A computed fold for an 85-nucleotide RNA from Salibacterium salarium, annotated as c-di-GMP-I riboswitch aptamer. The coordinates come from a structure-prediction model, not an experiment, and the mean pLDDT is 89.
[in-house]
RNA sequence: CGAUGAAAACGGCAAAUCUGUUGAAAAAUGGAGACGCAAAACCACGGGCCUAACGUAAUAAUGCCAAGGUAGCCGAGUUACCAUC
Numbered sequence: 001c002g003a004u005g006a007a008a009a010c011g012g013c014a015a016a017u018c019u020g021u022u023g024a025a026a027a028a029u030g031g032a033g034a035c036g037c038a039a040a041a042c043c044a045c046g047g048g049c050c051u052a053a054c055g056u057a058a059u060a061a062u063g064c065c066a067a068g069g070u071a072g073c074c075g076a077g078u079u080a081c082c083a084u085c
Base pairs, nucleotide, nucleotide: 002085003084004083005082012037013036017032018031019030020029021028022027035072041078042077045075046074047073048070049069050068055064056063057062
């Protein structure tokens, strides 16, 4: 420096759920809580997925729409502990 993650060691993160707050919603965030994760660290560049306020079509029900969101959906990019080879 690269690959690997079977067995260790130090640790780390935190699903669902409950609750406070923000938000039109998806969702985010604080607290409790652990399903799991060797990048479940960072990052919206590509794809997927979620929502649809505004806008638009419709008599209406409702449909379409991202500049909103999702990194614990995947890929790309960046960074990193330990051990083994």
Taxonomically the source falls in Salibacterium (Bacteria, Bacilli, Caryophanales, Bacillaceae).